[in-house]
């Protein structure tokens, strides 16, 4: 330098073909339960969807560029 894949909550990941308010598990906070802790239960907070453009009535999803990570080729 070229090719391919990836980037979504604090962490690990879903979200299939573009369409309501983007979800799950773990973690976190509060409460219930206990003498206290753990376990269990209920509720809640937490997302510019890597960044910047474009297409579209509408983009996490399609297109382009950039950045970063991984693999392969030279």
């Nucleotide at each position: 330098g070229g090719g391919c894949g990836g980037u979504u909550a604090g962490c690990u990941c879903a979200u299939c073909u573009g369409g309501u308010u983007a979800g799950a598990g773990c973690g976190c906070u509060a409460c219930c339960u206990u003498g206290a802790c753990a376990u269990g239960g209920u509720a809640g907070a937490g997302g510019u969807g890597a960044c910047a453009g474009g297409u579209u009535c509408g983009a996490g999803c399609c297109c382009u560029g950039u950045a970063c990570c991984g693999c392969c080729c030279a």
A computed fold for a 74-nucleotide RNA from a Candidatus Omnitrophota bacterium, annotated as transfer RNA. Lineage of the source: Bacteria > Pseudomonadati > Candidatus Omnitrophota. The prediction has a mean pLDDT of 81. The sequence was found in a public genome assembly.